[in-house]
Record summary:
The prediction has a mean pLDDT of 83. Predicted 3D model of a 1423-nucleotide RNA (small-subunit ribosomal RNA) from an uncultured organism. The sequence is in RNAcentral, with records from ENA, Greengenes and SILVA.

RNA sequence: AACGAACGCUGGCGGCAGGCCUUAGCCAUGCAAGUCGAACGAGAAAGUCCUUCGGGAAUGAGUAAAGUGGCGAACGGGUGAGUAACACGUGGGAACCUACCUUGAAGUACGGAACAACCAUUGGAAACGAUGGCUAAUACCGUAUAAUCCCUCCGGGGGAAAGAUUUAUCGCUUUAAGAUGGGCCCGCGCCUGAUUAGCUUGUUGGUAAGGUAAUGGCUUACCAAGGCAACGAUCAGUAGCUGGUUUGAGAGGAUGAUCAGCCACACUGGGACUGAGACACGGCCCAGACUCCUACGGGAGGCAGCAGUUAGGAAUAUUGGACAAUGGGGGAAACCCUGAUCCAGCCAUGCCGCGUGAGUGAAGAAGGCCUUCGGGUUGUAAAGCUCUUUCGCUUGUGAAGAUGAUGACUGUAGCAAGUAAAGAAGCACCGGCUAACUUCGUGCCAGCAGCCGCGGUAAUACGAAGGGUGCAAGCGUUGUUCGGAAUUACUGGGCGUAAAGCGCAUGUAGGCGGUUUGUUAAGUUAGAGGUGAAAUCCCAGGGCUCAACCUUGGAAUUGCCUUUAAGACUGGCAAACUCGAGUCUAAGAGAGGAUAGCGGAAUACCUAGUGUAGAGGUGAAGUUCGUAGAUAUUAGGUAGAACACCAGUGGCGUAGGCGGCUAUCUGGCUUAUGACUGACGCUGAGAUGCGAAAGCGUGGGGAGCGAACAGGAUUAGAUACCCUGGUAGUCCACGCCGUAAACGAUGUGUGCUGGUUGUUGGUCCCGCUCUAGGGGCUUGUGACUGAGCUAACGCGUUAAGCACACCGCCUGGGGAGUACGGUCGCAAGAUUAAAACUCAAAGGAAUUGACGGGGACCCGCACAAGCGGUGGAGCAUGUUGUUUAAUUCGAUGCCACGCGCAAAACCUUACCAGCCCUUGACAUCCUGGUCGGGUGGAAUGGAGACAUUCUACUUCAUUUAGUUGGACCAGUGACAGAUGAUGCACGGCUGUCGUCAGCUCGUGUCGUGAGAUGUUGGGUUAAGUCCCGCAACGAGCGCAACCCUUAUCUUUAGUUGCCAUCAGGUUAUGCUGGGCACUCUAGAGAGACUGCCGGUGUUAAACCGGAGGAAGGUGGGGAUGACGUCUAGUCAUCAUGUCUCUUACGGGCUGGGCUACAAACGUGCUACAAUGGCGGUUACAGAGGGAAGCUACCUCGCGAGAGGAUGCCAAUCUUCAAAAACCGCCUCAGUUCAGAUUGCACUCUGCAACUCGAGUGCAUGAAGUUGGAAUCGCUAGUAAUCGCGGAUCAGCAUGCCGCGGUGAAUACGUUCCCGGGUCUUGUACACACCGCCCGUCACACCAUGGGAGUUGGCUUAACCCGAAGACGGUUCUCUAACCUCGUGAGGAGGCCGGCCACGGUUGGUCAGCGACUGGGGUGAAGU
Repeated sequence: AACGAACGCUGGCGGCAGGCCUUAGCCAUGCAAGUCGAACGAGAAAGUCCUUCGGGAAUGAGUAAAGUGGCGAACGGGUGAGUAACACGUGGGAACCUACCUUGAAGUACGGAACAACCAUUGGAAACGAUGGCUAAUACCGUAUAAUCCCUCCGGGGGAAAGAUUUAUCGCUUUAAGAUGGGCCCGCGCCUGAUUAGCUUGUUGGUAAGGUAAUGGCUUACCAAGGCAACGAUCAGUAGCUGGUUUGAGAGGAUGAUCAGCCACACUGGGACUGAGACACGGCCCAGACUCCUACGGGAGGCAGCAGUUAGGAAUAUUGGACAAUGGGGGAAACCCUGAUCCAGCCAUGCCGCGUGAGUGAAGAAGGCCUUCGGGUUGUAAAGCUCUUUCGCUUGUGAAGAUGAUGACUGUAGCAAGUAAAGAAGCACCGGCUAACUUCGUGCCAGCAGCCGCGGUAAUACGAAGGGUGCAAGCGUUGUUCGGAAUUACUGGGCGUAAAGCGCAUGUAGGCGGUUUGUUAAGUUAGAGGUGAAAUCCCAGGGCUCAACCUUGGAAUUGCCUUUAAGACUGGCAAACUCGAGUCUAAGAGAGGAUAGCGGAAUACCUAGUGUAGAGGUGAAGUUCGUAGAUAUUAGGUAGAACACCAGUGGCGUAGGCGGCUAUCUGGCUUAUGACUGACGCUGAGAUGCGAAAGCGUGGGGAGCGAACAGGAUUAGAUACCCUGGUAGUCCACGCCGUAAACGAUGUGUGCUGGUUGUUGGUCCCGCUCUAGGGGCUUGUGACUGAGCUAACGCGUUAAGCACACCGCCUGGGGAGUACGGUCGCAAGAUUAAAACUCAAAGGAAUUGACGGGGACCCGCACAAGCGGUGGAGCAUGUUGUUUAAUUCGAUGCCACGCGCAAAACCUUACCAGCCCUUGACAUCCUGGUCGGGUGGAAUGGAGACAUUCUACUUCAUUUAGUUGGACCAGUGACAGAUGAUGCACGGCUGUCGUCAGCUCGUGUCGUGAGAUGUUGGGUUAAGUCCCGCAACGAGCGCAACCCUUAUCUUUAGUUGCCAUCAGGUUAUGCUGGGCACUCUAGAGAGACUGCCGGUGUUAAACCGGAGGAAGGUGGGGAUGACGUCUAGUCAUCAUGUCUCUUACGGGCUGGGCUACAAACGUGCUACAAUGGCGGUUACAGAGGGAAGCUACCUCGCGAGAGGAUGCCAAUCUUCAAAAACCGCCUCAGUUCAGAUUGCACUCUGCAACUCGAGUGCAUGAAGUUGGAAUCGCUAGUAAUCGCGGAUCAGCAUGCCGCGGUGAAUACGUUCCCGGGUCUUGUACACACCGCCCGUCACACCAUGGGAGUUGGCUUAACCCGAAGACGGUUCUCUAACCUCGUGAGGAGGCCGGCCACGGUUGGUCAGCGACUGGGGUGAAGU
């Protein structure tokens, strides 16, 4: 785009078309083919009239009905079952017929015998008959005559007619033509299957005869053995064919409704009759199935005609009107008949046209929806105002279709008037493709979906709404066809790796084929003629108001046939040529093939000697061999198999393949020169041959190796890898098999198109004859690269380039190279080769990452080297788990676990129990009222929060004022409130990789592209730090530096710090005057930059060493954290979207809990002791803190502490005592170690230490004697060890954050473990190895193969039966007209025969079902 469509929702009008695609299923009822009295005989009745009432006819009427006869019924109408065919289409042909019609010629004479109707009798239920008698004709028969008629042996023979009648015609017979219609034959075209390869006996041809309208094996007899087929016979399946229709740019594809041409069929099968024509839709006979009637004896029927019913189906209409028109039949005609036809009815089934209103109208109404709450949108849309009346409806009028009459349609089309905006809009879609977006609901549910895919709480994708988009009396969905699809490729594709080159060759058919000349004219080209039906399509006109539709003319119909011409090209024929191909000659190389013989090394075995305890084997072992003498070694012998070195991208061969040496036989190849043949060529469907290894058969052989098998190891297991043995086999002969990643994953042949460099064989030239060498041609075989090609990789004269010829093969993945069938094979199996079903991918090449028990390089307390720990004990603390009314919540590998918590007795507190409050503990707004506030005391109720009352002291602000502000109370509703949910909706902040050296951009260049380059490479660095090189050149975020601190110096300043010098004072002390030199404090500067020297390095960057220096190569430390990753952590710091609660999930209070305790883990403290414990003596810090504070000093207490008292808001006072250090005792033990636990008695803080604080004294004195597997920290002022301070804090520190004192050991080095960086490589990974993924088993479902059998269809090979019928025969029966006179001829019937439909039996083939069974596919998180 299309449709004979169907379904869903909806539906105003008209025109023109169309309407059982399924059951060629069954059919009630009515109609669809009759007509002629001008062919013929016969001939009613009702009614009318008359009547003598009996009846009669001039009536009806020679009418109706029936019969004889003629013509028609073979047309028209229906359907598509069958048919793969001369059925159809197209173009030809010769051996034919043709009623009615037209034209011409001739004729139409004389006779005869019957049979219906009718009458009578009679059978039957009926259908329908039987017998006897009468009768006419255009019915039937004879005679005559006759042709330009027919036959012929050429003598001859045969041979027609019909009349009617009104007198004008219509008929009849014969014949010659025409026209029309038909029969027959042929060329070409015409579906699928080879898993259908051979078919055929009247078959193919001939002769003769028969038959037919006619040719012909059409039929029969005889003769011959042909005919068809790979250019697809036969068989099977499917199908009416065509003009056309539809799609497409075309070529093609699909299709064959309506209309038209042809064919076939008429319940199924067979058959003939009549006739001009049939083997006959509304005729006959027979058989069969079905239906109906019946008196059971017998009969009747055929809608695939028009309507209609029923069944089937997703689905397809009225039991209508008329012969008015067009046509058909009969008739002389009038006329009759006509479900052909013309009309009407039903159906949005399609195409076309029209309408459902037009203009104006902003307060942008109301309502709806959304909202950032401002508004936006629906929307000029509505309402309102002003108009119009197409269509519809009502009324009136009123054609054409009809040449003279006649109109079913029809009071139709049209016209006029009236009516009132009045009666007339839906459907689908809105994630992308694809035009059109928001809200709510739902929450991987419900659902959507053409493909991709949506939906798991913020869905533009589901459902609804608002809005929008598209089409519109329709709109969507489904189905089918073509297109897009170059996705079967003729036009117009491919085959190295994506699917695809047969394993290789020879060669048949076929296809293709070198140069020249002549000829021919098959192909080819051009002209002409015929045909290619009409309709359709196209173009130009015309007619319906337009259009659809109808119509006129043209063009077209790309085809076929005939004919004329041309002679280039292809083909045919003829002649010639030498370049292709081949032959001869002379040489050459070679693991080419076959057979026979020979050889040495090695291995194993046997014999003998020497010799002794192991050998062998492995990662390590064991099985195994060996004292019966192994292994080792020496000598001899036997056997089989394979041939080291040479040896080489070297050689040969078509491929498989070929390797010791010699001989014989033999194939191919190469080179050189000339001669010869003269296209002899290339390819190659089938076919034939060869064809590794394994395997099979028969017979040999068997050393080594070695499937299966056995044992030993390894392992969780080990039906493996390793070891010890070992059978088939490997070897030979003969015969099979016929496959391989049979690979260059690249068919064969020919020609053309750049270079460089190896190598094999041959030959020519130069140079020499003296070797080396150089150059050319050629044959093989390699490497690199250009043009070109390629998706890229790559190929690149050995093409995957440019062309030609021929063959083979491919068409998404799986199912499957499987099943069935066929062929081959002894078998194994090979070959040929599907479908159902299932998926939306499978695949190629390249890119970036990630990963690797891949590679290279480098770094890090990563390992190693060391020091000290953890893991064992007790305790502290955190976590899990458990428990509980609650044990609030979060954090969970590294990166949670002395974490949030820099302080849980109450508070904190979020948890639990109980008791209370409800505009609320807190904020803003509104209304009303009152103005105060604070302190102290007292009382009552209550556990308390709080409530109420009394009392003493003290009395709001602002404004001139109104007022305003502020405070409180009450009320009202908006709201408050939530540590409720979601860290997977978010902001912010933080951890980690990692202070690792990386991460990117612009421009340029390269690539089809993803991307690459830069950023890689050579060096170097802590560093993508720097240098050099380079299709890159630059730049940014990171690194470094800039910042702070610390180490040295200078300078400035000199109190609260300092005191060298001077003075004063004290038991003593910078205590005082004074000073700022020093220390110190804190400002400003200096200083370090590979700057200098030497060496190494590329003359670089840089590194090594040195000097100087307080400090040396980023001096030490800190702050500083790139792009990003972990959907990392946090909604309980805070902020925040959405959801949820609102007399409660909010707020308040008391008590409890967060402190529980079989168990497990993390982090710490204290120890286990002598480098120690205890006692004593006594010296040296730094950095901090201090007012609800730090507290000197004095007194008391054993002590924690208490009571007094002083200084200090701090370089001033205070904390403040530093500890380890030093001296003495203890002497290796559960101790003078260790301190848990427990008892008693106290202290302090606090409203309050029971659950549940810290401390003190006395007493008690547990485990623990250095810690398994494993594991942590640290590289120098570091580890270790020692104490001090601070934050939090009423109180509580083994934690955290800081401070100083003492103060080590070790680092060979980068193999390994862990983490990281760069380059490279492989990848089937990309959620990225915690990836991906294979097979069995179990379960469910689906389709399918086999299957004892069973059911049905088709076919007709063989046999049986043999209706009707035509044909043949016939002694039987009957017999008018004619012949002839008989027992005849002829005819009819009967009977017989061969043919033959249906039916039966045995086969063949296809399909359905089938217990059981085989594999396959798909499924949730099984194994």